[in-house]
RNA sequence: AAAGCAGGAGGAACAGUCGCGCAUUAGAUGAUUGUUUGAUGUGAGGAAAGUCCGAGCUCCGCAGAAUCAUGGCGCCCGGUAACGCCGGGGCGGAGAGAUCCGACGGAUAGUGCCGCAGAAACGAUACCGCCCGUUUAUAACGGGUAAGGGUGAAAUCGUAGUGUAAGAGACUACGGGUUGCACCGGUAACGGUGUAAUCGGGUAAACCCCGCCGGGAGCAAGGCCAAAUAGGGGAAGAAGGAGUUGAUUCGUUCCGUUUGAUUCCCGGGUAGGCUGCAUGAGCAGUCGGGUAACCGGCUGCCUAGAUUAAUGACUGUUGACCGCUUCGCGGUUACAGAACUCGGCUUAUACUCCUGCAUUUUUA
Numbered sequence: 001a002a003a004g005c006a007g008g009a010g011g012a013a014c015a016g017u018c019g020c021g022c023a024u025u026a027g028a029u030g031a032u033u034g035u036u037u038g039a040u041g042u043g044a045g046g047a048a049a050g051u052c053c054g055a056g057c058u059c060c061g062c063a064g065a066a067u068c069a070u071g072g073c074g075c076c077c078g079g080u081a082a083c084g085c086c087g088g089g090g091c092g093g094a095g096a097g098a099u100c101c102g103a104c105g106g107a108u109a110g111u112g113c114c115g116c117a118g119a120a121a122c123g124a125u126a127c128c129g130c131c132c133g134u135u136u137a138u139a140a141c142g143g144g145u146a147a148g149g150g151u152g153a154a155a156u157c158g159u160a161g162u163g164u165a166a167g168a169g170a171c172u173a174c175g176g177g178u179u180g181c182a183c184c185g186g187u188a189a190c191g192g193u194g195u196a197a198u199c200g201g202g203u204a205a206a207c208c209c210c211g212c213c214g215g216g217a218g219c220a221a222g223g224c225c226a227a228a229u230a231g232g233g234g235a236a237g238a239a240g241g242a243g244u245u246g247a248u249u250c251g252u253u254c255c256g257u258u259u260g261a262u263u264c265c266c267g268g269g270u271a272g273g274c275u276g277c278a279u280g281a282g283c284a285g286u287c288g289g290g291u292a293a294c295c296g297g298c299u300g301c302c303u304a305g306a307u308u309a310a311u312g313a314c315u316g317u318u319g320a321c322c323g324c325u326u327c328g329c330g331g332u333u334a335c336a337g338a339a340c341u342c343g344g345c346u347u348a349u350a351c352u353c354c355u356g357c358a359u360u361u362u363u364a
Base pairs, nucleotide, nucleotide: 001360002359004357005356006355007354008353009352010351012318013317014316015315016314017313018312020043021042022041023040024039025038026037027036028035029034045335049346050345052344053343054342055341056340057218058217059216060215070214071213072212073211074210075089076088077087078086079085090104091102092101093100094099105209106208110207111206112203113202114201127149128148129145130144131143132142133141134140135139157175158174159173160172161171162170176199177198178197179196180195181194182193183192184191185190222275223274224273225272232266233265234264235263236262240255241254242253246250282301283300284299285298286297287296288295289294319333320332321331322330323329324328
């Protein structure tokens, strides 16, 4: 330098003008909740997203559990409040390497499935071939065989020999696999060595078996305050309504007294409001422990809280990137956006910067 691998950081800056949410404060206005003006402070993210896991918190259920159903997870050790997450390691696979990928328990409990091709895909079998026999003899039939050919992702361990009519783990040697035992290394998974037995597929993100974990719903949870109207309960209560026609504020008829005009009180719910709701498994710096994930000590800090949803728009200068008629012009400036709160995972992300490692080439 080229072409890579892994990890991390940032993800526009400044000024002016106009505006928005929240908090504090001062004023104006209003009988109150409020409304309004000014000042000061403050105001999105690395993913705020998907809502896929794990928790806090709340209510319901159960009773401190067990069983069944159902769902998830599944090598070992560690981290964590916890996890299906993270770190390190083992094993298997990919790569020249850095490094990456793996739901990675059980196929000898049982059941199912294995397209096409092929004789045959799991209990048996033989298309070509090889060998033996018979006959109507360049062929057919019967039997033996699985060395060789052929099919397939996969065909009963591989190679060589013995053996045989031809053959075959039938036997032998070497090699390979699996399992048991012993010893050694390792906390362990596992690895190494020796020895014995044995050698007929695959598939469990197919049913299933084994082990472990999980009660349900969610801040529209839940708690508090509480209009108007209608209805419910209670108390007081004959006032009241309709008509009639004399009279002019009195009379008369009917209804009304368990079916109650009117007033007051109580309780439930709705609208609406408050709370939950911002000090937390918190953030920053530093020191120490640990390979690391992470943990501990000390110091400092308080950092959005809306409810139809504020966090914006414009102008100028600068930065970055791209293009061009190349030293000045033009364009672009990602993904996206809080809503009870945390820990993870996954997905989206223009561009820039940093660190470590590996391969090849060149120069000193």

A computed fold for a 364-nucleotide RNA from a Candidatus Zixiibacteriota bacterium, annotated as Bacterial RNase P class A.
A source record names the gene rnpB.
The RNAcentral record of the sequence draws on ENA.
Rfam family: Bacterial RNase P class A. About the family: Ribonuclease P (RNase P) is a ubiquitous endoribonuclease, found in archaea, bacteria and eukarya as well as chloroplasts and mitochondria. Rfam links the family to the GO terms tRNA processing, dimeric ribonuclease P complex and ribonuclease P activity.